């Protein structure tokens, strides 16, 4: 200095000044009181992904004696963890020259299906072009050939992502795991090494069983159901509702009316209390599987211990503007460092709340790799 791989970090930063949402506290006005309204001081105020709402969990309220079925999920091992489909740590199996990285990793001998084009045949193997004529049969001719026939073969071709174990002797008419060594895969077993997947080194058997399960399926393990608009407490109202009380022609009450008379309505009515629970309020709501720093265990994920801390909580939904100084990008201008002037500073903004996956998306900085070039 090219060109990679893995990780950790941080996400402008100081100060003034105007704002806006909680929390407190002081004063003043108000209310029976809880409180309310004004005014002042104090101290908080978005993230790493708050986002997507995809997995897992708490909490709520519903349902449940106990089991199944159905649906859904998940599939190498071992750990962590409240719990996970997440993690960390290995195995296998792929990639890469390496740092590394990738993984949709049970079952195909339980059963179904499906396997395009090509090809003779794509699964109960098959014969296109060939290759044999030993056995049998006809024929023909000089008793040993040559034609047919009946028939063997699967070893070379040739198709194809995939052709029924390679490969080499041996045997044969021509061939073939027909047999044999070697190799590969399969059952079955033995030593050794690991907590385990699994690895190393062997033994034995028939000679050999296509792919697909990201087709259905089987198998094993897991899952009750809605979700803070979850639930909870106050409580106008209107509808139906229980109760008591009064009143029915000897008038309860209602309308006209400033009252009285008067006059017109009037009976499943007519007051009162319960009880309903809509707008509205409060509550849940932010002290939690919480956060930093230390130190033990562990390779790690993690988890013990001690100390320190408290750090948004809104609801049409606050967390914001202004300057002024730095930091950092680009551009312009001067004369290179460098000054000046001007624009920017990513992805995006909680909403019960936590643990994670995915996504978007500025920029530092560390240890590795391969490669060049100089001392």
């Nucleotide at each position: 200095g090219a060109a990679g791989u893995a990780a950790a970090c941080c996400g402008g930063g100081u100060g003034a000044c105007c704002g806006c949402u909680g929390u407190u506290u002081c004063g003043g006005c108000u209310u029976u009181a809880u409180g309310g309204c004004c005014g002042g001081g104090a101290g908080a105020g978005a993230g790493g992904a708050a986002a997507g709402u995809c997995c897992g969990g708490g909490c709520u309220c519903c349902a449940c004696a106990g089991g199944g079925c159905a649906g859904g999920a998940u599939a190498c091992u071992c750990c962590g963890u409240a719990a996970c489909g997440c993690g960390g740590a290995g195995u296998g199996a792929g990639g890469g020259c390496g740092a590394c990285c990738u993984u949709a990793a049970g079952g195909a001998a339980a059963g179904u299906g499906c396997c395009a084009c090509a090809g003779a045949a794509a699964a109960u193997a098959c014969a296109c072009g060939g290759c044999c004529u030993a056995c049998c049969c006809g024929g023909c001719c000089u008793u040993g050939g040559c034609c047919g026939g009946c028939g063997g073969c699967a070893a070379a071709g040739g198709u194809g992502a995939a052709a029924a174990g390679g490969c080499g002797a041996g045997g044969u008419a021509a061939g073939a795991g027909c047999u044999c060594a070697c190799c590969a895969g399969u059952a079955c077993u033995g030593c050794u090494g690991g907590u385990g997947a699994c690895a190393g080194c062997g033994g034995u058997a028939g000679c050999u069983u296509g792919g697909u399960a990201a087709a259905c399926c089987c198998u094993a393990u897991c899952c009750g159901g809605a979700g803070c608009a979850a639930g909870a407490u106050c409580a106008a109202a209107u509808a139906g509702g229980a109760a008591a009380g009064u009143g029915c022609u000897u008038g309860a009450g209602g309308g006209c009316g400033g009252c009285c008379c008067g006059u017109c309505c009037g009976a499943u009515g007519c007051u009162u209390u319960c009880g309903g629970g809509u707008u509205g309020a409060u509550u849940g709501c932010u002290u939690g599987a919480g956060c930093c720093u230390g130190u033990u265990g562990g390779c790690a994920a993690c988890a013990g211990c001690a100390g320190g801390c408290c750090u948004a909580g809104a609801u049409u939904a606050a967390u914001g503007g202004u300057c002024a100084c730095c930091a950092c990008u680009c551009c312009a201008u001067g004369u290179u460092u460098c000054a000046u002037g001007g624009a920017g500073u990513a992805c995006a903004a909680a909403a019960c709340c936590c643990g994670g996956c995915u996504u978007a998306u500025g920029g530092u900085u560390u240890a590795c790799u391969u490669c060049g070039g100089c001392u």
Molecule: Bacterial RNase P class A
Organism: Nitrospina sp.